[in-house]
Context: one part of a larger RNA
Molecule: large-subunit ribosomal RNA, domain IV
Organism: soil metagenome
RNA sequence: CCUUCGUUAAGGAACUAGGCAAUUUAACCCCGUAACUUCGGGAUAAGGGGUGCCUGGUGACAGGUCGCAGUGAAAUGGCUCUAGUGACUGGUUAACAAAACCACAGGUCUCUGCUAAGCCGUAAGGCGAUGUAUAGGGGCUGACACGUGCCCAGUGCCGGAAGGUUAAAGGGAGAGGUUAGACGCAAGUCGAAGCUUUGAACUGAAGCCCCGGUGAACGGCGGCCGUAACUAUAACGGUCCUAAGGUAGCGAAAUUCCUUGUCGGGUAAGUUCCGACCCGCACGAACCGUGUAACAACUAGAGUAGUGUCUCAACGAGGGACCCG
Numbered sequence: 001c002c003u004u005c006g007u008u009a010a011g012g013a014a015c016u017a018g019g020c021a022a023u024u025u026a027a028c029c030c031c032g033u034a035a036c037u038u039c040g041g042g043a044u045a046a047g048g049g050g051u052g053c054c055u056g057g058u059g060a061c062a063g064g065u066c067g068c069a070g071u072g073a074a075a076u077g078g079c080u081c082u083a084g085u086g087a088c089u090g091g092u093u094a095a096c097a098a099a100a101c102c103a104c105a106g107g108u109c110u111c112u113g114c115u116a117a118g119c120c121g122u123a124a125g126g127c128g129a130u131g132u133a134u135a136g137g138g139g140c141u142g143a144c145a146c147g148u149g150c151c152c153a154g155u156g157c158c159g160g161a162a163g164g165u166u167a168a169a170g171g172g173a174g175a176g177g178u179u180a181g182a183c184g185c186a187a188g189u190c191g192a193a194g195c196u197u198u199g200a201a202c203u204g205a206a207g208c209c210c211c212g213g214u215g216a217a218c219g220g221c222g223g224c225c226g227u228a229a230c231u232a233u234a235a236c237g238g239u240c241c242u243a244a245g246g247u248a249g250c251g252a253a254a255u256u257c258c259u260u261g262u263c264g265g266g267u268a269a270g271u272u273c274c275g276a277c278c279c280g281c282a283c284g285a286a287c288c289g290u291g292u293a294a295c296a297a298c299u300a301g302a303g304u305a306g307u308g309u310c311u312c313a314a315c316g317a318g319g320g321a322c323c324c325g
Base pairs, nucleotide, nucleotide: 001320002319003318004317005316006315007314008313010311011310014309027051028050029049030048031047036041038143052065053064054063055062056061066070078304079303080302081301082300083299084298085296086295090102091101106141107140108139109138110137111136112135118127119126120125144291145290146289147288149221150220151219154218155217156214157213158212159211160210163209164208165207169203170202174198175197176196177195178194181190182189183188222240223239224238225237226236249283250280261277262276263275264274265273
């Protein structure tokens, strides 16, 4: 010096990104216990007091007595306040991430009438299910409370069948090849039937076009100008565009660039935090909105207690390193 421990004057988070780490607390009995609340909780809330042994007494208890100390060792919650997120118990990156991620009960949409839909398999066959719509599959959301606005123009899905388009197939007008034959002096021309190569019109389903519906389907939810008897602002008016122009609620937010916005609180001093404001670069309603008791090895801020985290180090112990043999 390294490592694992022990103790420490005065101070007590001044350390640090951050109280990381380490203290504190702790058992049992008694007293006492707030906001809030889904009335169950919160709660061991918080905060106090007691605890050995001996003698007497049925006992309550009284008296005595030892130590620094009586849960005498070990084991054995520190606590409180505010906010964010997720309701909760649970699960997760075996071996750097346990979380606000996943799941969840609940909600909702959709498919499926049974040889079900869906899935595995070439098939046989199997799962679904020895189930039957209070069932099963899929998507989204995620307890609970209050809510869930407008847009169907585009895309998707569902329904419709009048018209347009349209495959195979049917159909076969017509055309070509071949040649018995006819004509011709010849070259050649014409050319039935059959065979063969093609082939127009017309008939012809779903789909698409078309007509409707549908948002807890994919998604979307404006701009400019003017106006009130101080100023400022604009309830109001005009105009352009759109399928419709963002409702309720929330809002510098896990979302705010400008930004350490402005005001208030907390501090002597606060880019964080809490409460407001609203000018939302670029919140917003099941990619759910806003709240919420309980819960959390979650995240942010504040306090109390106690502390070698620190001011600022010191000493001691075990094991290493190191030195000698």